[in-house]
Context: one part of a larger RNA
RNA sequence: UUGGGUUUAAAGGGAGCGCAGGCUGCCGGUUAAGCGUGUUGUGAAAUGCGGGUGCUCAACAUUCGCACUGCAGCGCGAACUGUCUGGCUUGAGUGCGCUGGAAGUGGGCGGAAUUCGUGGUGUAGCGGGUGAAAUGCUUAGAUAUCACGAAGAACUCCGAUUGCGAAGGCAGCUCACUGUGGCGUUACUGACGCUCAUGCUCGAAGGUGCGGGUAUCGAACAGGAUUAGAUACCCUGGUAGUCCGCACGGUAAACGAUGGAUGCCCGCUGUCGGCCUUUAUGGUCGGUGGCCUCGCGAAAGCCUUAAGCAUCCCACCUGGGGAGUACGCCGGCAACGGUGAAACUC
Numbered sequence: 001u002u003g004g005g006u007u008u009a010a011a012g013g014g015a016g017c018g019c020a021g022g023c024u025g026c027c028g029g030u031u032a033a034g035c036g037u038g039u040u041g042u043g044a045a046a047u048g049c050g051g052g053u054g055c056u057c058a059a060c061a062u063u064c065g066c067a068c069u070g071c072a073g074c075g076c077g078a079a080c081u082g083u084c085u086g087g088c089u090u091g092a093g094u095g096c097g098c099u100g101g102a103a104g105u106g107g108g109c110g111g112a113a114u115u116c117g118u119g120g121u122g123u124a125g126c127g128g129g130u131g132a133a134a135u136g137c138u139u140a141g142a143u144a145u146c147a148c149g150a151a152g153a154a155c156u157c158c159g160a161u162u163g164c165g166a167a168g169g170c171a172g173c174u175c176a177c178u179g180u181g182g183c184g185u186u187a188c189u190g191a192c193g194c195u196c197a198u199g200c201u202c203g204a205a206g207g208u209g210c211g212g213g214u215a216u217c218g219a220a221c222a223g224g225a226u227u228a229g230a231u232a233c234c235c236u237g238g239u240a241g242u243c244c245g246c247a248c249g250g251u252a253a254a255c256g257a258u259g260g261a262u263g264c265c266c267g268c269u270g271u272c273g274g275c276c277u278u279u280a281u282g283g284u285c286g287g288u289g290g291c292c293u294c295g296c297g298a299a300a301g302c303c304u305u306a307a308g309c310a311u312c313c314c315a316c317c318u319g320g321g322g323a324g325u326a327c328g329c330c331g332g333c334a335a336c337g338g339u340g341a342a343a344c345u346c
Base pairs, nucleotide, nucleotide: 003318004317005316006315007300008299012314014202015201016200017199021195022194023193025088026087027086028085029084031082033081034080035077036076037075038074039073040072041071042070048066049065050064051063052062053061054060091192092189093188094187095185096184097183098182099181100180103178104177105176106175107174108173109172110155114151115150116149117148118147119146120145121144125137126136163170164169207248208247209246210245211244212243217241221237222236223235224234259313260312261311262310263309264308267291268290269289270288271287272286273285274284275283276282277280295302296301319346320345321344328339329338330337331336
């Protein structure tokens, strides 16, 4: 490389949009570039293959034919691919009607808890943890309890194998704006589609810069324990951070460890949303769970939401270690990220 693969053995890009590229519904007509066929020219010689001949044979030499699978011209064909053209509606999209949701952004509001402050009651302990303790708080009146006030963060129950979102993710209530799904209708457009290297955008937590905020929790740090030691596990404190705004960063077991799209294929059972009627133990469309036949799979298992049967496009893998390292380049304020070897070794 061909091939074979990518849930768990190596391997699906974190996700979306999307240029180029690849691929692309149904029915006619057209053309003849691809394609097929015939013919002409060319395809040097040597070499190769087949037949003959010459060295006693052979190697070797020589002669005739073929091949040289290619290229070009001309003629013919029109199924398929392509071109141009006409039409269609089932793919795709739009309209109209109904409807769903913790989808996003911004504003307003709410109660419980926590901590702190002030005041009252009240007096000697409290707190914390363990195998057992201590550091800590407290007669300057703590803990407990009542009232008032302040602040910040998170939203108990409902709550679910629930729902929404492309993914990350999203949960008190309410308002505004924005995005989006489903069903019905079959009114409109008429292939407008799928995928997508490069690119652009989004992207948990932690981290970074500047400004704010700081109730709780809490890396670092300090102390108390434990221990042979204890740079830990446990305890008392506690700074960054955790929160907000703007900007950067761009990684995760970013997981369903399962790329996207389309078509086809046995049943059972639950649930969410819409619609229909004959209102039922109903039907139907779209999602989301469980079990299972065929099939698949090394097995575990998957099974109409496939890991089944097929088609198209992208990404990736090719023994373990060295190593996601070195070097170079690109990006970044930095941290670091992206790309990504080899020697050597088993």
About this RNA: Small-subunit ribosomal RNA, central domain from an uncultured bacterium, 346 nucleotides, folded computationally. The full RNA is in RNAcentral, with records from ENA, Greengenes and SILVA.